[in-house]
RNA sequence: GCCUCUGUAGCAUAGUAGCUAUUGCGCCACCUUGGUAAGGUGGAGGUCGCGGGUGCAACUCCCGUCAGAGGCU
Numbered sequence: 001g002c003c004u005c006u007g008u009a010g011c012a013u014a015g016u017a018g019c020u021a022u023u024g025c026g027c028c029a030c031c032u033u034g035g036u037a038a039g040g041u042g043g044a045g046g047u048c049g050c051g052g053g054u055g056c057a058a059c060u061c062c063c064g065u066c067a068g069a070g071g072c073u
Stems, first nucleotide, its partner, number of pairs: 001072007010025003027043005049065005
């Protein structure tokens, strides 16, 4: 220098032939207990790495860019 893959909540992760994002752990409140733990119920938390484009509509398609991983030279 070139090619491929990955980037989604504090952590880990599902989703993508375009139609307002899933689950687990963690966090908060409540129930349960004499009190913890375990268990149960409810809740908060994400502008889907960043910028732009197409389109009625983009996590999803296109371009650029950043970071990480792998490969080639």
A computed fold for a 73-nucleotide RNA from a Candidatus Woesearchaeota archaeon, annotated as transfer RNA. Its Rfam family is "tRNA". Rfam describes the family as follows. Transfer RNA (tRNA) molecules are approximately 80 nucleotides in length. NCBI's taxonomy places the organism under Archaea, Nanobdellati, Candidatus Woesearchaeota. It was read from a public genome assembly.